């Protein structure tokens, strides 16, 4: 010099406030959140992880639009919208407990043969 072996670490946020009611962080009004890869910077484009079916192969799986600058932007300004497994709860949960001190896309470190 080498990254394929193989070994280490890290990897998800967010319910404040009223208002009803015998009970709501679960209804309703405002409010807040946003994993990991590509790509002009992305929760809503492509793709994955998570998650659900499945005895296995394997299969499912949410949500954007208008104007603007731009060579280029569904990502960047402005605007208005929309999305959010499961199981639990004294009342229907993206935000609470729980599975989980769990996996895990992936991201950084080391590294040995070797030359």
């Nucleotide at each position: 010099a080498g990254a394929u072996a193989u070994c280490u670490u890290c990897a998800g946020g967010g319910c404040g406030g009223g208002g009803u009611g015998c009970a709501a962080a679960u209804c309703c009004c405002c409010a807040c959140u946003g994993g990991c890869g590509g790509u002009a910077a992305a929760g809503u484009c492509c793709g994955c992880c998570c998650g659900c079916c499945g005895a296995g192969a394997g299969g499912c799986u949410g949500a954007a639009c208008c104007g603007g600058u731009g060579c280029g932007a569904u990502u960047c300004c402005g605007g208005u919208a929309c999305c959010a497994a499961c199981g639990g709860u004294a009342a229907c949960a993206g935000u609470c407990c729980g599975g989980a001190u769990g996996a895990a896309a992936g991201g950084a470190g080391a590294a040995a043969a070797u030359a």
Background: Predicted 3D model of a 115-nucleotide RNA (FMN riboswitch aptamer (RFN element)). Of the family's consensus pairs, 97% are formed in the model. The coordinates come from a structure-prediction model, not an experiment, and the mean pLDDT is 84.